[in-house]
RNA sequence: CAUCCAGAGGGGUGGAGGGAAAUGGCCCUACGAAACCCCGGCAACCAUCCAGGCGACCAAGGUCGCAGGGAAAGGUGCCAAGUCCAUCAGGCCCACGGGCCUGAAAGAUG
Numbered sequence: 001c002a003u004c005c006a007g008a009g010g011g012g013u014g015g016a017g018g019g020a021a022a023u024g025g026c027c028c029u030a031c032g033a034a035a036c037c038c039c040g041g042c043a044a045c046c047a048u049c050c051a052g053g054c055g056a057c058c059a060a061g062g063u064c065g066c067a068g069g070g071a072a073a074g075g076u077g078c079c080a081a082g083u084c085c086a087u088c089a090g091g092c093c094c095a096c097g098g099g100c101c102u103g104a105a106a107g108a109u110g
Stems, first nucleotide, its partner, number of pairs: 001110004009039005017028003022087004040079003045075002048071003053066005083106001088103006
């Protein structure tokens, strides 16, 4: 700096926790949590390849840059729930219980 309302699970080992942290919720879990391993998958950030567009340069062969599209055998990441939800600020609605929207913060991935 970009993205985060989409998408994608089986097996083995293991044996009680897990959903980042705190608080409050709400969930998952002995029909087996975390963690590790194997296999599979998702996605398209990076790399790569293909075809065209625009721009720059050019020794006229091309080269580079930008935006967008396709593929995906490589490098990451990911595969319950919106980043599970709220927390802070502003706004709107309200039957006063609360509900909704926008932004921030924190976090995750590249």

This is a predicted structure of a 110-nucleotide RNA (SAM riboswitch aptamer (S box leader)) from a soil metagenome. The prediction has a mean pLDDT of 82. RNAcentral holds the sequence, with entries from MGnify.